The RNA shown here (c-di-GMP-I-GGC riboswitch aptamer) has 79 nucleotides and comes from a Chloroflexota bacterium.
[in-house]
RNA sequence: ACUCGAAAAGGCAAACCCAUCGCGAGGUGGGGGCGCAAAGUCACGGAUCUUUGAAAAACAGAUGGCCGGAUUCCCGAAA
Numbered sequence: 001a002c003u004c005g006a007a008a009a010g011g012c013a014a015a016c017c018c019a020u021c022g023c024g025a026g027g028u029g030g031g032g033g034c035g036c037a038a039a040g041u042c043a044c045g046g047a048u049c050u051u052u053g054a055a056a057a058a059c060a061g062a063u064g065g066c067c068g069g070a071u072u073c074c075c076g077a078a079a
Stems, first nucleotide, its partner, number of pairs: 003079001004076002011036002016031006034065001040071003044068003047063004
């Protein structure tokens, strides 16, 4: 230093509730805390979902706490 993941500090924040924005998926803020070492960032590939539509596709969107990919990063026991 890398793989890796014990401890400690700090961080993030699922369900649910309230407020608010959105046609919607969902977003944001507050409470909350299931979990998380990338649960940081980027919609690049896939997946799922939404709007429109008879349906499919396309278009336009949502999810990074669905899987990959790219990139950056805290700590340092064991191996």
Its mean pLDDT, the model's own confidence on a scale to 100, is 78.